This is a predicted structure of a 498-nucleotide part of an RNA (small-subunit ribosomal RNA, 5' domain) from a rock metagenome.
Context: one part of a larger RNA
RNA sequence: GGACGAACGCUUGCGACGUGCCUAAGAAAUGCAAGUCGAACGGACCAGCAGCAAUGCUGGUUAGUGGCGAACGGUCGCGUAACACGUGGGCAACCUGCCCUGAAGCGGGGGACAACAACUCGAAAGAGUUGCUAAUACCGCAUGUGAAUCGCUCUGGCAUCAGGGCGCAUUCAAAGCCGCAAGGCACUUCAGGAUGGGCCCGCGGCCUAUCAGCUAGUUGGUGAGGUAACGGCCCACCAAGGCUUCGACGGGUAGCUGGUCUGAGAGGACGAUCAGCCGGAUUGGGACUGAGAUACGGCCCAGACUCCUACGGGGGGCAGCAAUUAGGAAUCUUGCGCAAUGGGCGAAAGCCUGACGCAGCGACGUCGCGUGAAGGAUGAAAUCUUUCGGGAUGUAAACUUCUUUUACCAGGGAAGAAUAAUGACGGUACCUGGUGAAUAAGCCCCGGCUAACUACGUGCCAGCAGCCGCGGUAAUACGUAGGGGGCGAGCGUUGUCC
Numbered sequence: 001g002g003a004c005g006a007a008c009g010c011u012u013g014c015g016a017c018g019u020g021c022c023u024a025a026g027a028a029a030u031g032c033a034a035g036u037c038g039a040a041c042g043g044a045c046c047a048g049c050a051g052c053a054a055u056g057c058u059g060g061u062u063a064g065u066g067g068c069g070a071a072c073g074g075u076c077g078c079g080u081a082a083c084a085c086g087u088g089g090g091c092a093a094c095c096u097g098c099c100c101u102g103a104a105g106c107g108g109g110g111g112a113c114a115a116c117a118a119c120u121c122g123a124a125a126g127a128g129u130u131g132c133u134a135a136u137a138c139c140g141c142a143u144g145u146g147a148a149u150c151g152c153u154c155u156g157g158c159a160u161c162a163g164g165g166c167g168c169a170u171u172c173a174a175a176g177c178c179g180c181a182a183g184g185c186a187c188u189u190c191a192g193g194a195u196g197g198g199c200c201c202g203c204g205g206c207c208u209a210u211c212a213g214c215u216a217g218u219u220g221g222u223g224a225g226g227u228a229a230c231g232g233c234c235c236a237c238c239a240a241g242g243c244u245u246c247g248a249c250g251g252g253u254a255g256c257u258g259g260u261c262u263g264a265g266a267g268g269a270c271g272a273u274c275a276g277c278c279g280g281a282u283u284g285g286g287a288c289u290g291a292g293a294u295a296c297g298g299c300c301c302a303g304a305c306u307c308c309u310a311c312g313g314g315g316g317g318c319a320g321c322a323a324u325u326a327g328g329a330a331u332c333u334u335g336c337g338c339a340a341u342g343g344g345c346g347a348a349a350g351c352c353u354g355a356c357g358c359a360g361c362g363a364c365g366u367c368g369c370g371u372g373a374a375g376g377a378u379g380a381a382a383u384c385u386u387u388c389g390g391g392a393u394g395u396a397a398a399c400u401u402c403u404u405u406u407a408c409c410a411g412g413g414a415a416g417a418a419u420a421a422u423g424a425c426g427g428u429a430c431c432u433g434g435u436g437a438a439u440a441a442g443c444c445c446c447g448g449c450u451a452a453c454u455a456c457g458u459g460c461c462a463g464c465a466g467c468c469g470c471g472g473u474a475a476u477a478c479g480u481a482g483g484g485g486g487c488g489a490g491c492g493u494u495g496u497c498c
Stems, first nucleotide, its partner, number of pairs: 001498004006494005013369006019362002021327001026325002030322003035068003040065002043062008075280003085204007094197002099193007107141001109139002116131006146172004150167007176185003206252003213243003218240006225233001255277004259270004282303005305316004333359001335358003341355001342353004372402004382393004407435006416425001442487005447468003453482005463470002
């Protein structure tokens, strides 16, 4: 000198764009943050119409069964020195819902369980018994394009193997709904694709030897199990191996990267915001469901904490958005909207969305603008100083002329919307007219480094100070004033990095 997610002191007019708990991954009021589908299903309720009524039709709402989603999005950086990450490869060792392309199919049956009703238990949370019922829920059967397994065989390769053909071989499918219809949307099996993931390997990136030896599932083999898949991944048996001064093992610290800051570069330091990957969801453990799970707003068990209780027993998890409390030098609104972009569900209308879009607060940062412009005296007053002549503030002011950015008042008024409708922002931005210099300047410094000097007060006191050092009676170094220098809606101090 530059930089900052900064803090502190003094000061403060406006706008745009960014950015804002770095500490206690402490605690946890309140509200919201994941639902949706009635065109899968049986009910219930409401409204309308028809009917004397029973009832029927239409529309709407919906607890339950069922489907999809809830594994995304959002948040944090605890752990992790590791194939976690980055990069380059490999899988002849793998999976992939929704989506796309292609081939084939969708026949015929059955038994339940919620809801509901009755009864019972419980303070509650909730639970039980009996009975009735539907389905795209569940279960047999048929069909088998096809797939899997097995056998035979051919071709190829990279060892395990891969690909093809054959077989009265064995096993395995399905669901409907809407529509007058055409048809559409679903469903089943298979092949291919796309997307997303899983696993393996080479190389790369912290400190410490005041850590030198470490290791029994340890290293390898055989077999069996398990997985989507390879593998001590797990198990039985067998062998005795495996790693290490090119730093094993131990300890400390730490999410990694794209990048950011600095520097001429090499390098050094860092990893906020944004993006990719990984890891976590009160602590520890576990599985279930599912195409997919560290399952944040799922389940079970245990611990700590906390809440309700009729004392028998139950409930909870903000490292989502706001808000609260604690800690701290320190970090915001319990806001508006789904209008846009994106996501979930739905045939659609649409519903949901604290993702997101906006607004609010903070000079926290960057950038831009303003606080007026021109003229105006051998130069007012006032203040400071003086060798008392004068000098300085100083064209500065007053005064004259002008302008109106900004401000205020009034009027008009968007784009963003995707050719109908639909705008939170917002009567905002912007435009026009009017008023009037009007609404708007501070902070630090002036001994040298380092731009800028005098007077008074003080008298090694009070104080200053980044280093050198100032102050003990003429202090350009302390305090005040005048003057000056620097930067300017900021200025200085502190902290950290280069």
About this RNA
It matches the Rfam family "Bacterial small subunit ribosomal RNA". Its mean pLDDT, the model's own confidence on a scale to 100, is 86. The full RNA is in RNAcentral, with records from SILVA.